[in-house]
RNA sequence: GCGGGCAUAGUUUAGUGGUAAAACUACAGUCUUCCACACUGUUGAUGGGAGUUCGAUUCUCCCUGCCCGCU
Numbered sequence: 001g002c003g004g005g006c007a008u009a010g011u012u013u014a015g016u017g018g019u020a021a022a023a024c025u026a027c028a029g030u031c032u033u034c035c036a037c038a039c040u041g042u043u044g045a046u047g048g049g050a051g052u053u054c055g056a057u058u059c060u061c062c063c064u065g066c067c068c069g070c071u
Stems, first nucleotide, its partner, number of pairs: 001070007010024004018054001026042005047063005
């Protein structure tokens, strides 16, 4: 330099056009003499920008970052 892939919560993964799901974590409560475990509840996310569309995490383009391959 060229090509390909990935980016969703603090972490690990779903979701492939129509209100973004779960587990762990965090916080609160129940239980316990206390802690831990267990149970219940709450908060929290689509990398940035533009386009298509009635509607975009999803489709297209650019940028950023990471990974792989070729040179």

The RNA shown here (transfer RNA) has 71 nucleotides and comes from Gloeomargarita lithophora Alchichica-D10.
Taxonomically the source falls in Gloeomargarita lithophora (Bacteria, Bacillati, Gloeomargaritaceae, Gloeomargarita).
Rfam family: tRNA. Rfam classes the family as a transfer RNA.
The coordinates come from a structure-prediction model, not an experiment, and the mean pLDDT is 82.